[in-house]
RNA sequence: GCGAGAUUGGCGGAAUCGGCAGACGCGAACGUUUAAGGGGCGUUUGAGCAAUCGUGUGAGUUCAAGUCUCACAUCUCGCA
Repeated sequence: GCGAGAUUGGCGGAAUCGGCAGACGCGAACGUUUAAGGGGCGUUUGAGCAAUCGUGUGAGUUCAAGUCUCACAUCUCGCA
């Protein structure tokens, strides 16, 4: 240099053909149970006071984009 794949909350990881983003698990917070700890059970858990914003970054298409198109960045693999 060329080609392929990946990038989503604190972490792993889903999301059918473009139609409620974050299911599920881990972790965390609070409550409950216990003499206490551990374990169990319940509720909550992206950001923001809110309006709103949020899928690596920036554009585009669309009524609607994690998903399609283009450019860029980073990582992985292959070829030279």